[in-house]
RNA sequence: AGCCGACCGGGCGGCCGCGUCUGCGCCUGGGCGACCUAGGCGCAGCCGAGGAAAGUCCGGGCUCCACAGAGCAGGGUGGUUGUUAACGGCAACCCGGGGUGACCCGCGGGAAAGUGCCACAGAAAACAGACCGCCAGCGCGUCUUCGGACGCGCUGGUAAGGGUGAAACGGUGGUGUAAGAGACCACCAGCGAUCCGGGUGACCGGAGCGGCUUGGUAAACCCCACCCGGAGCAAGGUCAAGAAGGGCCGGCUUGCCGGCUCUGCGCAGGCGUUCGAGGGCUGCUCGCCCGAGUCUGCGGGUAGACCGCUAGAGCCUGCCGGCAACGGCAGGCCGAGAUGGAUGGCCGCUACCGGCGCGCAAGCGCCGGCACAGAACCCGGCUUACACGUCGACUCGU
RNA sequence: CGGGGCGUAGCGCAGCCUGGUAGCGCACCACAAUGGGGUUGUGGGGGUCGGAGGUUCAAAUCCUCUCGCCCCGA
Numbered sequence: 001a002g003c004c005g006a007c008c009g010g011g012c013g014g015c016c017g018c019g020u021c022u023g024c025g026c027c028u029g030g031g032c033g034a035c036c037u038a039g040g041c042g043c044a045g046c047c048g049a050g051g052a053a054a055g056u057c058c059g060g061g062c063u064c065c066a067c068a069g070a071g072c073a074g075g076g077u078g079g080u081u082g083u084u085a086a087c088g089g090c091a092a093c094c095c096g097g098g099g100u101g102a103c104c105c106g107c108g109g110g111a112a113a114g115u116g117c118c119a120c121a122g123a124a125a126a127c128a129g130a131c132c133g134c135c136a137g138c139g140c141g142u143c144u145u146c147g148g149a150c151g152c153g154c155u156g157g158u159a160a161g162g163g164u165g166a167a168a169c170g171g172u173g174g175u176g177u178a179a180g181a182g183a184c185c186a187c188c189a190g191c192g193a194u195c196c197g198g199g200u201g202a203c204c205g206g207a208g209c210g211g212c213u214u215g216g217u218a219a220a221c222c223c224c225a226c227c228c229g230g231a232g233c234a235a236g237g238u239c240a241a242g243a244a245g246g247g248c249c250g251g252c253u254u255g256c257c258g259g260c261u262c263u264g265c266g267c268a269g270g271c272g273u274u275c276g277a278g279g280g281c282u283g284c285u286c287g288c289c290c291g292a293g294u295c296u297g298c299g300g301g302u303a304g305a306c307c308g309c310u311a312g313a314g315c316c317u318g319c320c321g322g323c324a325a326c327g328g329c330a331g332g333c334c335g336a337g338a339u340g341g342a343u344g345g346c347c348g349c350u351a352c353c354g355g356c357g358c359g360c361a362a363g364c365g366c367c368g369g370c371a372c373a374g375a376a377c378c379c380g381g382c383u384u385a386c387a388c389g390u391c392g393a394c395u396c397g398u
Numbered sequence: 399c400g401g402g403g404c405g406u407a408g409c410g411c412a413g414c415c416u417g418g419u420a421g422c423g424c425a426c427c428a429c430a431a432u433g434g435g436g437u438u439g440u441g442g443g444g445g446u447c448g449g450a451g452g453u454u455c456a457a458a459u460c461c462u463c464u465c466g467c468c469c470c471g472a
Base pairs, nucleotide, nucleotide: 001395002394004392005391006390007389010350011349012348013347014346015345016344018048019047021045022044023043024042025041026040027039028038029037030036031035050372054383055382057381058380059379060378061377062232063231064230065229069286070285071284072283074228075227076226077225078224079093080092081091082090083089094108095106096105097104098103109223110222114221115220116217117216118215131162132161133158134157135156136155137154138153139152140151141150142149143148170188171187172186173185174184175183189213190212191210192209194207195206196205197204198203236307237306238305239304244263245262246261247260248259249258250257251256252255265299266298267297268296269295270294271293278290279289280288314333315332316331317330318329319328320327321326352369353368354367355366356365357364358363399471400470401469402468403467404466405465408424409423410422411421418455426442427441428440429439430438431437448464449463450462451461452460
């Protein structure tokens, strides 16, 4: 100078404040009461954001819909082996590319299964193609030392050379030819199938053979292999309340008010009750299940409580297996559960960084700064944001 | 909290699926017709396609990440 990985996300104290839970005390309501229960207040105690709680990009748990069905359609993934509850994650390795190197990057199957596309430029852009050039033949013209040379036109050959382009149908050298060309030869590069050896495998190394030379694009359609049922905690469950109406009781001002209780939104229309509407939250077909209600429109009410709700693929330490990801065993620990949503504010000391002043120096004093952000069912990943810092391995140069 | 959609000229939109030239209307500018304005006609200017990276010869378009806005759901 660089490269990779791991960690931290200030510390101590004081005062005030907030949330859940627990204990105690007081008050209120209910039950005769000891006491229980619901609510409120006060005091004390435990705990109280993150490495990303974020984006919601993947995967899983959990819940409901048939404990989850079939086919087509649709979606996703894409080297190999492993790991895992699962993954598009991770680890190791392979291949390709970059770097002197540590190391980094790769949506990394198939383009000789098929289809499509390749703008502009260029003659030609995919079973190639003839603009210039080169060569041959024929015709015409000019010149001629009569051998021919040059020019123009037509026909044909030629992919070696020029030029265009992101890309032009193997490269170099030679043989060959009218000129040329894998037409042929040597070497090189690539491809294909065969054999041998190594590896679980991707793949690697080697041998000889075939003139086979084949453009790119699949983050275009598509093909191949594998995977995927849908919805989501506003999932889902329990209770209360409510709109409208009926009944009973009481009061009186006799058609109003109050209390209790029951059914449980009301109105209109459509389709239905075994010949079955409708539903089972992705399209179609099938199959299976539920089923007496259901759908549409208009109008009205509630916006409450509890469960789910946090002890879990959990965290820490040690040992063992494994290159590693990861797994196993033993011991220890409990670390937020709010519901308009708590986790905050002030002060002092101190750590770190920067500036200024004093001092020979060690140091001292003053001022300033200290990020990104913030739980809401939980977990494993990925991605993105992030101040000041700490530690370790390794590489290059001197 | 969960689900879905949209960012293209000053404004409203198309183009994206199927990659190659960014277009339409209103607005703006100039000219003509008018004494002047409006209106009409002709011509013209103006675009980091929200941002970054990747695939490709080539990206508004395809893929990934990110920023902002909108809608729906007891």

This is a predicted complex of two RNAs, RNase P RNA and transfer RNA, with 472 nucleotides together. Its mean pLDDT, the model's own confidence on a scale to 100, is 77. Rfam match: Bacterial RNase P class A.